[in-house]
RNA sequence: GCCCCGGUCGUACAGAGGCCAAGUAUGCAGCCCUUUCAAGGCUGUGACCCGGGUUCGAAUCCCGGCCGGGGCG
Repeated sequence: GCCCCGGUCGUACAGAGGCCAAGUAUGCAGCCCUUUCAAGGCUGUGACCCGGGUUCGAAUCCCGGCCGGGGCG
């Protein structure tokens, strides 16, 4: 330099144009339970890498950039 894959709550993932709102687990905070702790239950918390484009509508499709992983030279 070229090619491929990826970037979403603090962390790990899901989501494949509208459908229920961005969901699940974990973390964190509060409450319940317990003599206490742990476990368990309930509630809350918090995210789409950046800039353009397409579209009535984009986390999702297209282009460019940045970052990470892999391959080739």
Description: The RNA shown here (transfer RNA) has 73 nucleotides and comes from a Candidatus Nanoarchaeia archaeon. The RNAcentral record of the sequence draws on ENA. It matches the Rfam family "tRNA". Rfam classes the family as a transfer RNA. Model confidence (mean pLDDT): 80 of 100.